[in-house]
Molecule: RNase P RNA; transfer RNA
Organism: Acidobacteriota bacterium
RNA sequence: GGAGUCGGACAGGCUAUCGUCGCGGGCCGCAAGGCCCGGGGAGGAAAGUCCGGGCUUCACAGGGCAGGACGCUGGAUAACGUCCAGCGGGAGCGAUCUCGGGAGAGCGCCACAGAAAACAAACCGCCAACGCCCAGGCGUUGGUAAGGGUGAAACGGUGGGGUAAGAGCCCACCAGUUGCCGUGGCGACACGGCAAGCUCGGCAAGCCCCGUUCGAAGCAAGACCAAAUAGGAGGGCGUCAAGGCUGGCCCGGCCGUGCCCUCGGGUAGGUUGCUUGAGGCCGCAGGCAACUGCGGUCCUAGAGGAAUGAUGGCCGCCCCGGAUCUUCCGGGGAACAAAACCCGGCUUAUCGGCCGACUCCCCUU
RNA sequence: GGGCCGCUAGCUCAGCUGGGAGAGCGCCGCGUUCGCAACGCGGAGGUCGUGGGUUCGAGUCCCAUGCGGUCCACCA
Repeated sequence: GGAGUCGGACAGGCUAUCGUCGCGGGCCGCAAGGCCCGGGGAGGAAAGUCCGGGCUUCACAGGGCAGGACGCUGGAUAACGUCCAGCGGGAGCGAUCUCGGGAGAGCGCCACAGAAAACAAACCGCCAACGCCCAGGCGUUGGUAAGGGUGAAACGGUGGGGUAAGAGCCCACCAGUUGCCGUGGCGACACGGCAAGCUCGGCAAGCCCCGUUCGAAGCAAGACCAAAUAGGAGGGCGUCAAGGCUGGCCCGGCCGUGCCCUCGGGUAGGUUGCUUGAGGCCGCAGGCAACUGCGGUCCUAGAGGAAUGAUGGCCGCCCCGGAUCUUCCGGGGAACAAAACCCGGCUUAUCGGCCGACUCCCCUU
Repeated sequence: GGGCCGCUAGCUCAGCUGGGAGAGCGCCGCGUUCGCAACGCGGAGGUCGUGGGUUCGAGUCCCAUGCGGUCCACCA
C1' cells in the first nucleotide's frame, strides 16, 4: 500500500418565530373554560408481533391423556428458541463463519434411470455341469458382487493368499464402528491401549422414540363512576341432573338454579390501570466472559381518530463546477422510519462517515 | 393495540401423506355460416408473493419477510 474478518458507538450541532400534547405555578370567571410564565416531549430499530417475562382476570389452575415448543456440554438470567465460554463435524491459506439428541426400538418414503434402492439383487461379463451343431458358438440349470454400465445414493480401501470363477472367505496394513480399560477434564469430549471381521445407506425442517418445558387469555386485560334502552324475539339443551369455571378430552375440585347460540335494543362519556423501572450513568470488587454485588448520582413522553410539526439564520459533513494553490464562490444532497401497559431478546429496514481488535498478500528497511 | 386467514395462467379456484404444474371462463388460429353467436379441432400463456434453508429433488416441509382480507368495546 492492497484485500478481508469481527465488534462498538453515532444518527448533524446551536438558535429564532409560529403551532401542538402533558406537567408545575399565577391571574380572570358562578361554572364551562380562557390567558400568562416556567420546564419537558420518539427510536436504534419505536417496526414485524417471532420468542420470553412482569402485570391483570378467570372460584387459586391438582392428576392423566392429547397437543405445542425446545434439543452437543457447562454457565448467565426473572425467563427465553436469547447471551457467554467451550466440545465435535464441515468451509476457508487465515482472522473467522456455519451446523448440532436418537436411523443399532419400530413404521413409512427414496420419482426417473438401473439387474438390483435395502432381512439384498444376476442385465452384460466371468466360471462349472449338461444338451445340440461340434471350427467356434448357442441353449438350460447353478455359482459369482472382482469388472462394465445406471443413479443423488450400489453394502469399506490397497496388496496377497485362496478358488472352477469369485467374495472379509482368510491374512497384513490403512480407514471407520462398537465394547472394555487407563489418563486428563465438572462435562460435552480428547489421548492411549486391548478386543471383535463388526463394515451397519439417506431422510426425524415424515410419523415417531428419549429428555426438558408449557393452565388459558390478554390493557379492546381489569377496577370504579355516570348515561340510556325493550332485561325483547327465535332456536337448542335441561327441570335435580344438566350447565358453568374448563380453554381439545377425562377424573378430581369449586360455583350453581336455569344455561348456550343467533337476531334485536341502548351507550359509544369520564376516572384509573399509566409510567420509578429486572431503569440509566459513574466508580470499586468478583468472574476468561455473559453477568452479578456494593456505593454514589440522575428522573428522562404519557397521547386516546391519537401531540412531538412548519419556516428561516449561522456553523459542520458529502458530491459537482469555477477561481486558484489551500482557501474562497455558486449549486445540490443527508437514510430507514413515529411510542400506545411495561421490560429482556431475535429478525428485518437503514444515507453517511467514525473508533477498536485481528488475518492474508506485496514493497521498503 | 391484539387474534386469525389468504397469495398458483388475464379472472375464479384445485393440487391429498414431497417426484407430470392443472381445471373452468377468457385469449389466438382454423373449420362451420351469406355474416355473427353457439359448436368442433388445435394452440399460446406460470420467477406457484419474495428471499434463504432441509432434501438427490420443494407449489407442498422449516425460517424470515412483503402485500391483502377479516374479527375483537361496554350495558342489560